[in-house]
The RNA shown here (transfer RNA) has 79 nucleotides and comes from Candidatus Fervidibacter japonicus. Lineage of the source: Bacteria > Candidatus Fervidibacterota > Fervidibacterales > Fervidibacteraceae > Fervidibacter. Its mean pLDDT, the model's own confidence on a scale to 100, is 80. Its Rfam family is "tRNA". Rfam describes the family as follows. Transfer RNA (tRNA) molecules are approximately 80 nucleotides in length. The family's RNA type in Rfam is transfer RNA. The RNAcentral record of the sequence draws on ENA.
């Protein structure tokens, strides 16, 4: 150069194929209570997200299409 994965709250991951429900869920961690002598484990609650970035289809995009960026993997290049 091609091709072909991946990219989501701190961190790990679902949901993407088949677009729609309230606030994009879960676990760890983080704050706050509750229990306890206290700490820890239980248990109650909160906080956290530009769905990697732009544009585009569409009432309606984390999901569909284009471009780009970044990381990984195969093959190629070598005058």
């Nucleotide at each position: 150069g091609g091709c072909c994965c991946c990219g989501u709250c701190g961190u790990c991951u679902a949901g993407c194929c088949u677009g729609g429900u309230u606030c994009a869920g879960g676990a760890c961690a983080c704050c706050g209570g509750c229990c306890u002598c206290u700490c820890a484990a239980g248990c109650c609650g909160g906080a956290g997200g530009u769905c990697g970035c732009g544009g585009g289809u569409u009432c309606a995009a984390a999901u569909c299409c284009c471009g780009c960026c970044g990381g990984g993997g195969c093959c190629a290049c070598c005058a």